[in-house]
RNA sequence: UUUUCGAACAGGUAAACCCAGGGUAACCUGGGGGCACAAAGCCACGGGUCCUUGCAUGAGGAUAGCCGGGUUGGCGAA
Numbered sequence: 001u002u003u004u005c006g007a008a009c010a011g012g013u014a015a016a017c018c019c020a021g022g023g024u025a026a027c028c029u030g031g032g033g034g035c036a037c038a039a040a041g042c043c044a045c046g047g048g049u050c051c052u053u054g055c056a057u058g059a060g061g062a063u064a065g066c067c068g069g070g071u072u073g074g075c076g077a078a
Stems, first nucleotide, its partner, number of pairs: 005076002012037002017032006035065001041071003045068003048063006
């Protein structure tokens, strides 16, 4: 230094719900709020789920805090 791993330190993010706004909707953004999280940082590649439209086949969108995968990180005990 790297990999595995996850004690401690420094911190980080922010569920449900409420308010305001955007969107046909799923859902998203900001503020409040904290369920929880060692990647709950990022990516829609695969699967799943959800929404819209067709509906014979399909098409478009959402979800990364559903799973897998890819990629970039903080710290340094056993």
A computed fold for a 78-nucleotide RNA from a Nitrospirota bacterium, annotated as c-di-GMP-I riboswitch aptamer. NCBI's taxonomy places the organism under Bacteria, Pseudomonadati, Nitrospirota. The model forms 95% of the base pairs in the Rfam consensus. The sequence was found by an Rfam model in a public genome assembly.